[in-house]
Predicted 3D model of RNase P RNA and transfer RNA as a complex of 433 nucleotides. Rfam match: Bacterial RNase P class A. Rfam classes the family as a ribozyme. About the family: Ribonuclease P (RNase P) is a ubiquitous endoribonuclease, found in archaea, bacteria and eukarya as well as chloroplasts and mitochondria. The coordinates come from a structure-prediction model, not an experiment, and the mean pLDDT is 79.
């Protein structure tokens, strides 16, 4: 230098004028005036998890949904941290994860056979024919061609009419036991099995662990305003309906319920921001993190503010220079911790590859 | 905000144990007419929104992404 992979940090900054939204002090109400404040790393997608509220409690039990390798972390997880086990890739490094040996299904097409399968070409004994070559036929086999994504262990040997785990060494792989070592997932070695168990669980199951609903349009309270309306079904203790949301039980309330049309209002307050926060130091743990100690206060709108110009510095880029041009993606809406995904330009670690020294 | 739902040819929809993607209408040749519509008879109808995985194999399973549609306010 060049490829490539992993992480960090920022998201221009200051003044000045003119505006916009809260808050807080003053002044004489409308409103002035002064102080101070005022989107992110993703506010986003809404994909997971919680907090908060409400169903009077938040029962049992099928049914469903989530997730799945091991151990910690955490308020929770589909997140994070460290392991293991496979597998891409020369490597840094990055993807995957229960169970197909409980059971069921499924694999077009092509091949003879697609899973206790099967024989097209080959191969071989036999039998018949024929002068031979070599042709039929009854078998036998699974070495080798051929199919297909996938075809019932490899390798050499012995055996065979020709073969074949038939048999036999060595590997590779399973299942079962033991020994060690690890808290575990596993690892490594010994022993016996039998010759070999094939893919697919993001397929049905099977195993565990986990899930009560719904959500700030939850919920609370104030105001206003009216036809407290009409029809239809259902049900009033033989219980409609609520709680409950797919069933069923079981418990508590229980005289209205449910839908279609009309009317009525189109306001206020509160939930609302102090919070598993944030910075910074020390412990403790390999690390996520935890735990002490100090310091900070940091948006609360509601048709819904947060913006414009210009001046100087900072960054890139083009240029000898003056000087010109350029800064992405994108904006809270109860409120946290993740994961996704868009994005600008910068900083370091680390592997390879080329060259110099 | 929150809750669901769609996306398959130009338009309107179908498509399941995951095996070469369908129909009407719409467009183009031909025939039938003097010419025209109907009619008949053929045909290209295509990134199954989009990206990745999972599978020998994806419209179908999963993930992620983008666009569109619907429903939610109070009183009585």
């Nucleotide at each position: 230098g060049g490829a490539g992979u992993c992480g960090g940090a920022c998201a221009g900054g200051u003044c000045a004028u003119c505006g916009c939204c809260g808050c807080g002090a003053u002044c004489u109400u409308u409103g002035a005036u002064c102080g101070g404040g005022g989107a992110g790393g993703a506010a986003a997608g809404u994909c997971c998890g919680g907090g908060c509220u409400c169903c009077g409690c938040a029962g049992g039990g099928c049914a469903g949904g989530a997730c799945g390798c091991u151990g910690g972390g955490u308020a929770a997880c589909u997140c994070c941290c460290a392991g293991g086990g496979g597998g891409a890739g020369c490597a840094a490094u990055c993807c995957c994860c229960g169970u197909c040996a409980a059971g069921u299904g499924c694999a077009a097409c092509a091949g003879a056979a697609a899973g206790u399968a099967g024989a097209c070409c080959g191969c071989c004994u036999c039998c018949g024919g024929g002068a031979a070559a070599c042709c039929g036929g009854c078998g036998g086999u699974a070495a080798g061609g051929g199919u297909g994504a996938a075809a019932c262990g490899g390798u050499g040997g012995g055996g065979u009419a020709a073969g074949a785990g038939c048999c036999c060494a060595c590997c590779g792989g399973c299942u079962g036991u033991c020994g060690c070592g690890g808290c575990g997932a596993c690892g490594c070695g010994g022993c016996a099995g039998g010759c070999c168990a094939g893919g697919u669980g993001a397929a049905c199951u099977c195993c565990g662990u986990c899930c009560g609903g719904a959500g700030c349009a939850a919920g609370a309270c104030c105001a206003a305003a009216u036809a407290g309306g009409a029809c239809a079904g259902c049900g009033c203790u033989u219980g409609a309906g609520a709680u409950c949301g797919g069933c069923c039980c079981g418990g508590u309330c229980g005289a209205g319920c449910u839908g279609u049309c009309g009317g009525g209002u189109u306001g206020g307050u509160u939930g609302c921001u102090u919070g598993a926060a944030c910075c910074g130091g020390c412990u403790g743990g390999u690390a996520a993190c935890a735990g002490u100690c100090g310091g900070u206060c940091u948006a609360g709108a509601u048709g819904a503010a947060u913006g414009a110009u210009g001046a100087c510095c900072a960054c890139c880029u083009c240029g000898a220079a003056a000087g010109a041009g350029g800064a992405a993606c994108a904006g809270g809406a109860c409120c946290c911790g993740g994961c996704u995904u868009a994005u600008g330009a910068c900083c370091g670690g680390c592997u390879c590859c080329a060259a110099c020294u | 905000g929150c809750g669901g739902g769609u996306g398959u040819a130009g338009c309107u929809c179908a498509g399941u144990u995951g095996g070469u993607a369908g129909a009407g209408u719409a467009c183009a040749a031909g025939c039938u007419u003097c010419c025209c519509a109907a009619g008949c008879u053929u045909g290209g109808u295509g990134u199954c929104g989009c990206g990745g995985g999972u599978u020998c194999g994806a419209c179908c399973c999963c993930c992620g992404u983008c666009a569109c549609c619907c429903g939610c306010u109070c009183c009585a």